[in-house]
RNA sequence: CAGUUAUCACGAAAGGCGGAGGGAAAGACCCGAUGAAACCUUAGCAACCCUUUAUCUUAUAAAGAAGGUGCUACAUUCUACUUUAUGCUGAACUUGUUUCAACAUCUAAGAUAGAUAACAC
Numbered sequence: 001c002a003g004u005u006a007u008c009a010c011g012a013a014a015g016g017c018g019g020a021g022g023g024a025a026a027g028a029c030c031c032g033a034u035g036a037a038a039c040c041u042u043a044g045c046a047a048c049c050c051u052u053u054a055u056c057u058u059a060u061a062a063a064g065a066a067g068g069u070g071c072u073a074c075a076u077u078c079u080a081c082u083u084u085a086u087g088c089u090g091a092a093c094u095u096g097u098u099u100c101a102a103c104a105u106c107u108a109a110g111a112u113a114g115a116u117a118a119c120a121c
Stems, first nucleotide, its partner, number of pairs: 003119006013042004021031003026079003043072003048068002050064006076113001081110003085105003089101004093096001
């Protein structure tokens, strides 16, 4: 690097160093000399692995945070593809609570992509 499973609307920043980029990628919208990225230190968040207990039989629940990761602007920052629903416009004829098409909307459902963890290679 590619694979399997789970999660992704919560939460949590200061200092040093550095000196112009950064938010994955396209578009949009943002952050940034009142100092970006990278790196270091300390602190914190969370609870994937983990620890303890109970049930019980290999999973569930509760509590915890020593250790391994992760994370600490914006919903994975938003959008893209499919479907449902709604609205609007147009067309058709069977004139209807009809059908079809385009467009718009939605913290809707899913897919794709991505990130992280655990496992496997």
Predicted 3D model of a 121-nucleotide RNA (SAM riboswitch aptamer (S box leader)). It was read from a public genome assembly, where an Rfam model found it.